This is a predicted structure of a 266-nucleotide RNA (Bacterial large signal recognition particle RNA) from a Clostridia bacterium.
The source organism's lineage runs through Bacteria, Bacillati, Bacillota and Clostridia.
It was read from a public genome assembly, where an Rfam model found it.
Its mean pLDDT, the model's own confidence on a scale to 100, is 78.
Rfam family: Bacterial large signal recognition particle RNA. By type it is a non-coding RNA gene.
The model forms 93% of the base pairs in the Rfam consensus.
[in-house]
RNA sequence: UCGUGCUAGACGGGGAGGUAGCGGUGCCCUGUACCCGCAAACCGCUAUAGCGGGGUUGAAUUCCUUCCCGAGGUCGAGUUCCAGCGGGGUCUGUCCCCGAGAAAGUAGUGUUGACGACUGGGUCCCGCGCAAUGAAGACGCGUGAACUCCGUCAGGCCCGGAAGGGAGCAGCGGUAAGCGCGAACCUUCAUGUGCCGCGGGGGUGCCGAGUCCGAGCCAACUGUUCGGGUAACGCUCGUGGGUUCCGAUCGACGGAAGGUGCACGG
Numbered sequence: 001u002c003g004u005g006c007u008a009g010a011c012g013g014g015g016a017g018g019u020a021g022c023g024g025u026g027c028c029c030u031g032u033a034c035c036c037g038c039a040a041a042c043c044g045c046u047a048u049a050g051c052g053g054g055g056u057u058g059a060a061u062u063c064c065u066u067c068c069c070g071a072g073g074u075c076g077a078g079u080u081c082c083a084g085c086g087g088g089g090u091c092u093g094u095c096c097c098c099g100a101g102a103a104a105g106u107a108g109u110g111u112u113g114a115c116g117a118c119u120g121g122g123u124c125c126c127g128c129g130c131a132a133u134g135a136a137g138a139c140g141c142g143u144g145a146a147c148u149c150c151g152u153c154a155g156g157c158c159c160g161g162a163a164g165g166g167a168g169c170a171g172c173g174g175u176a177a178g179c180g181c182g183a184a185c186c187u188u189c190a191u192g193u194g195c196c197g198c199g200g201g202g203g204u205g206c207c208g209a210g211u212c213c214g215a216g217c218c219a220a221c222u223g224u225u226c227g228g229g230u231a232a233c234g235c236u237c238g239u240g241g242g243u244u245c246c247g248a249u250c251g252a253c254g255g256a257a258g259g260u261g262c263a264c265g266g
Stems, first nucleotide, its partner, number of pairs: 001266006009057003012030004020046005034054005063259006072250005078245001081242002084239005091234001093233002096229006104222003108217002116212004121207003124201006130194002132191006139182005149174004157166003
């Protein structure tokens, strides 16, 4: 140095968690790298740290060590931003509502006279009156008294010798009380009738008239000022999950370097 055959070793790894500690099953990240049995209130072991059984490969690109890179995980009173939730009020902020002021704009109105001033009225209250309406009365007509109203009184009765006279029922006529009807005129009483008359009062509003003055008045809307209110947004406090960055730690895959047996034969 070459060939053959063996052995050590290898046949995934890592993170968190769990554990006195180590590994596994389970979860997560990488990645594709044997099989069977056991196993989370767990299974097996003891710093030589899975146990038991079987198989493949095998001294090297494959095993071991160191270094580099770095997926990813975990930790931190660390850092940035944000969704969500809860609280606070109004923080010269946005939006909305209410009240008050002022009068820039729009609209309305005004020389057919704004605003203002003065005069005297109406509506309102009281008193009186008038009318209307309702009721009653008077009045007119009708009815209406067996006897108790009046007149006339047939018949009959009484008096008388007679002539005549008398009382008087029914009937008839009239009338009283009562009852019924009734247009108009008259009287009395009444009123949520009228807006009619006269007088007095009142004066917050509203309506209308006359005179004077001579150009604005108004505040509905937009804008504006002040005050109050609401709490959807902004703001702020807290919580909170995610995210960015920083630090620490572990670290797969990958890369580089180095190291590492035995036997036989040429």